The part of an RNA shown here (large-subunit ribosomal RNA, domain IV) has 336 nucleotides and comes from Hymenobacter monticola.
Its mean pLDDT, the model's own confidence on a scale to 100, is 87.
Taxonomically the source falls in Hymenobacter (Bacteria, Cytophagia, Cytophagales, Hymenobacteraceae).
Context: one part of a larger RNA
RNA sequence: UCACGGCCAAGGAACUCGGCAAAAUGGACCUGUAACUUCGGGAGAAGGGUCGCUUCCUGGUAGCAAUACCAGAAGCCGCAGUGAAAAGGCCCAGGCGACUGUUUAACAAAAACACAUGGCUUUGCUAACGCGCAAGCGGACGUAUAAGGCCUGACACCUGCCCGGUGCCGGAAGGUUAAGAGGGGAGCUUAGUCGCAAGGCGAAGGCUUGAAUCGAAGCCCCGGUAAACGGCGGCCGUAACUAUAACGGUCCUAAGGUAGCGAAAUUCCUUGUCGGGUAAGUUCCGACCUGCACGAAUGGUGUAACGAUCUGGGCGCUGUCUCAGCCGUGAGCUCG
Numbered sequence: 001u002c003a004c005g006g007c008c009a010a011g012g013a014a015c016u017c018g019g020c021a022a023a024a025u026g027g028a029c030c031u032g033u034a035a036c037u038u039c040g041g042g043a044g045a046a047g048g049g050u051c052g053c054u055u056c057c058u059g060g061u062a063g064c065a066a067u068a069c070c071a072g073a074a075g076c077c078g079c080a081g082u083g084a085a086a087a088g089g090c091c092c093a094g095g096c097g098a099c100u101g102u103u104u105a106a107c108a109a110a111a112a113c114a115c116a117u118g119g120c121u122u123u124g125c126u127a128a129c130g131c132g133c134a135a136g137c138g139g140a141c142g143u144a145u146a147a148g149g150c151c152u153g154a155c156a157c158c159u160g161c162c163c164g165g166u167g168c169c170g171g172a173a174g175g176u177u178a179a180g181a182g183g184g185g186a187g188c189u190u191a192g193u194c195g196c197a198a199g200g201c202g203a204a205g206g207c208u209u210g211a212a213u214c215g216a217a218g219c220c221c222c223g224g225u226a227a228a229c230g231g232c233g234g235c236c237g238u239a240a241c242u243a244u245a246a247c248g249g250u251c252c253u254a255a256g257g258u259a260g261c262g263a264a265a266u267u268c269c270u271u272g273u274c275g276g277g278u279a280a281g282u283u284c285c286g287a288c289c290u291g292c293a294c295g296a297a298u299g300g301u302g303u304a305a306c307g308a309u310c311u312g313g314g315c316g317c318u319g320u321c322u323c324a325g326c327c328g329u330g331a332g333c334u335c336g
Stems, first nucleotide, its partner, number of pairs: 001331007010322002014320001019317001027051005036041001038154001052076004057072006077081001089315007096307002101113002118151006129138003155302004160232003165229002167225005174220003180214002185209005192201003233251005260294001261291001272288005
């Protein structure tokens, strides 16, 4: 010096990102117990008291009894009586997630996942869907109170407007449209024919090419659908102080953000402003609303209970600290 353990005057979080670590609390019985609440809880809330031994003096319970236990009374001892060990620290407020659960085996346990609940959607049974080339199997020896997919995430109060875009569903009049059908026409070939010749024309057949026309779904088109993917404005003026604008004008849009919440796990400016708490508070709590860039099942706002969750405050307690000290065990050093 390092690791582990024990003690400490006065102070008691001044330490520190942060009470991390340590200390403290701790059992049983009696008493007593708030806000809030889904009436179950919260709750071991919090807080206070008692505890050993002796006598068998009194009562009770069990037993036939001895006796055991409980309660009471009187007394005794120590610094100390759950005499050692083992055995919750507590309270207040807020965020998130309802809860018990699950997870990154070996840096993350959480606010992430799951969850009961709610909703949309597909599927009529050889179901949809999934695996497989297939046979076949799962779904299910189930049958719409069932099964699959997606979203939400207890409960309470609710869940506004937009179908223009994308998706999905329905429609079939018209437009477009593949293979295929179709074959007008064109080209090559030549029996023949015309020509003195060069060469021209050229039937049938064969070969090649190929127009019009007829061809589904899809797309265009017409509707529906947002707990489908998603979206939810700007400028100017106006009230008898000022300020503000219930009101008006105008442009644009598919429609212009409703309720509720709001400097928030979201607020850049920002340590916003005001209030609370502190002697002093970029954090915290309550408000305000100027929401850079909240907002309604990508759910909104609340919420008792719960949490090895996160944030702020307080009581208790302490070597965390002021600021160090002492003691013990092991290592570090030397030799083997």